Context: one part of a larger RNA
């Protein structure tokens, strides 16, 4: 030095295992905010420091349920020093306090920091003082009346928030195997504005000579009919099948019959659920074994044999589960009840003008101007009045078929930052969220931003009194604990690579 065999070290794969995640179901909830938010600064406990809490009344204060023996949150013991059956802590309603920044709103300003008027005052402090809008009201210029302007009081709003939504604007890269129309796309982005959903919506709509009946969302119709440097691509609709139904009111005035009946809205009234909880059956020995929930051996319960836990696998040990039962407070708000409103049938009316339509330019429509209907609208025009008008996909007619220029409407329909319960042939720690662990943190960046690694003694800490060596170390070696320490805190299991030790054989 090589091989082979035994035995280490280093190393941190494997298996197990889950505290955490990912997807769903059904339910709620769908906002918060000047009464000051979302999100922070800096405090704040007997004892350093972070989390969590909470706010100078400061891991809290009151009050009102629940619940009944321990209790001063967590890392994380330890002392110390309290509190509790005169019901603490601990849980759930309400209430009080709520520093200083933040819409920040007294002015300022490099957020958590300065500098102020004004009135009050028990001389500690305390409140008020932004801006725009509306209403109301005082005043008030050049300028006689008057606006403009200023002022005051009262309401409102202002910011934030995950996604869905509606309108305003509006990209490229990409694809046409280049590229300019096209496409990507009305997408991404910004902007506004709003609600639990929004939008839409009760025909000046389709059909087609039969006939339907308001929206909206699925599934066909159908990659059809079209559109299209007829390229790449883009792509209906009638029709029919569902889910879900809901109709109404102004532009008016009156009369007549019937008649208090439907519809809203207000008030009242409180069923039901929610936010704590409470009871809640049935098991003993043998052996193995540290340890029984396993074994053999007899017994019980079940509206409860979901699950988890407890020293290995437990219906019958703990928590629980099926199943009854409960609320002071506060939240939901169902039938009902009172008030207002206001019904029906019939007659008489009355029916939206700078509109509809043209002309030019654009845009939306599945339709890129095309033979291009229709919708829409900068700029110019500009009608008719139910004996009218508008569509029927260039136009006329004939027929059909509805009635623009005014307004309201629930559901089916989208969505999940978030509560609550449950569920998975979804992940098991290089996987599942980046983020199981004090994670948007250490760390990088001027900055916008990027952005990690790290889980596992052991049932129980019983976490190694005491001794030795050694530097009052570090490591070790007795010892003791323990079922085990080659499980000893660098801790479950410990694979390979890598590096020794002993030994046999070879050289």
């Nucleotide at each position: 030095c090589g091989c082979g065999c035994a035995u280490g070290g280093u190393g941190g794969a494997u298996g197990c295992c889950u505290a955490g995640g990912c997807g769903g179901u059904a339910g709620g909830a769908g906002g918060c905010g000047a009464u000051g938010a979302a999100g922070g600064a800096c405090g704040u406990a007997g004892u350093a420091g972070c989390c969590u809490g909470c706010g100078a009344a400061a891991a809290g204060c009151u009050c009102c349920g629940g619940g009944g023996a321990g209790u001063u949150g967590g890392c994380a013991a330890a002392c110390a020093a309290g509190c509790g059956u005169u019901a603490a802590u601990c849980c759930g309603g309400a209430g009080a306090u709520g520093u200083c920044c933040g819409a920040a709103u007294g002015g300022g300003g490099a957020a958590a920091c300065c500098c102020a008027c004004u009135g009050c005052u028990u001389c500690g402090g305390c409140a008020g003082u932004a801006u725009c809008c509306a209403u109301a009201u005082c005043u008030g210029a050049a300028u006689u009346c008057a606006u403009a302007g200023g002022g005051u009081a009262u309401g409102g709003a202002g910011g934030c928030a995950a996604a869905c939504c509606u309108g305003g604007g509006g990209a490229a890269c990409u694809g046409a195997a280049a590229u300019a129309u096209c496409u990507a796309a009305g997408u991404a982005c910004c902007c506004a504005g709003a609600g639990g959903a929004a939008c839409a919506g009760a025909a000046a709509u389709c059909a087609a000579c039969c006939g339907a009946g308001a929206u909206u969302c699925c599934c066909c119709u159908a990659g059809u009919a079209g559109c299209g440097a007829c390229g790449a691509g883009c792509g209906a609709a009638c029709g029919g099948g569902g889910a879900a139904c809901a109709g109404c009111c102004c532009a008016g005035u009156c009369c007549a019959u019937c008649g208090u009946a439907a519809u809203u809205c207000a008030g009242u009234g409180g069923a039901u659920c929610c936010u704590a909880g409470u009871a809640a059956a049935a098991c003993g020995g043998u052996c193995u074994g540290g340890a029984a929930a396993g074994u053999c051996c007899g017994g019980c319960c079940a509206c409860a044999g979901a699950a988890g836990g407890u020293g290995a696998u437990a219906g019958c040990c703990c928590u629980g589960u099926a199943u009854g039962c409960g609320a002071a407070a506060g939240g939901u708000g169902a039938u009902g009840c009172u008030g207002a409103u206001g019904g029906a049938u019939g007659g008489c009316g009355a029916a939206g003008a700078g509109u509809a339509g043209g002309a030019c330019g654009g845009g939306a429509c599945a339709c890129g101007u095309g033979u291009u209907a229709u919708c829409u609208u900068g700029u110019c025009u500009g009608a008719a009045c139910a004996u009218g008008g508008g569509g029927g996909g260039a136009c006329c007619a004939u027929c059909c078929u509805c009635c623009a220029a005014g307004g309201c409407u629930a559901a089916a329909u989208a969505c999940u930052c978030c509560c609550u319960a449950c569920c998975g042939a979804c992940c098991g720690a290089u996987a599942g969220u980046g983020a199981a662990c004090c994670a948007g943190u250490a760390c990088c960046g001027u900055g916008a931003g990027g952005g990690a690694a790290a889980g596992g003694c052991g049932a129980a800490a019983a976490g190694a009194a005491c001794c030795c060596c050694g530097g009052a170390g570090a490591g070790g070696g007795g010892a003791g604990u323990g079922a085990a320490a080659u499980a000893g805190a660098a801790c479950c299991u410990g694979a390979a690579a890598c590096c020794g030790u002993g030994u046999g054989c070879g050289u």